About this RNA:
This is a predicted structure of a 124-nucleotide RNA (c-di-AMP riboswitch aptamer (ydaO/yuaA leader)) from a soil metagenome. It matches the Rfam family "c-di-AMP riboswitch aptamer (ydaO/yuaA leader)". Its family is annotated with regulation of gene expression and cyclic-di-AMP binding in the Gene Ontology. About the family: This family represents a conserved RNA structure found upstream of the ydaO and yuaA genes in Bacillus subtilis and related genes in other bacteria.
[in-house]
RNA sequence: AGCCGAAUCCCUGCACUGCUGCGGGGAACGGGGGACCCAUACUCAUGGGGCUAAUCCACUUCGGUGGAGGCGCAGGCUCCUUACGCGCCAGCCCGACAGCUAACCCCGUAGGCCGACAAAGGAG
Numbered sequence: 001a002g003c004c005g006a007a008u009c010c011c012u013g014c015a016c017u018g019c020u021g022c023g024g025g026g027a028a029c030g031g032g033g034g035a036c037c038c039a040u041a042c043u044c045a046u047g048g049g050g051c052u053a054a055u056c057c058a059c060u061u062c063g064g065u066g067g068a069g070g071c072g073c074a075g076g077c078u079c080c081u082u083a084c085g086c087g088c089c090a091g092c093c094c095g096a097c098a099g100c101u102a103a104c105c106c107c108g109u110a111g112g113c114c115g116a117c118a119a120a121g122g123a124g
Stems, first nucleotide, its partner, number of pairs: 002113003008027008028109006038099001047097001048094004055068005069089005077124006
């Protein structure tokens, strides 16, 4: 200077007197719960459900392999599409319980990376 991601911006109180520490509020972005109507038979320890791209199927010598599908990056102003190339498909949470869902209610604003490497078309 950039990237993944919702994870950014602003105001303010107290302490300290010095950056800073501990709070509060708002905007914006993101997520969950929650009627009529609509949809769905329900239950079983074979529970069920949520965030996320992070799922499904087959095989397996149990180390993994393959397929389908999903996601990210590069071309240096931004966006879209195609092709190619390089990667990812993890992790966490609720706690017997939740379809959709207006009003309404609740929650989050973290964390982790990175150094130059090529194309085509279109829009601004």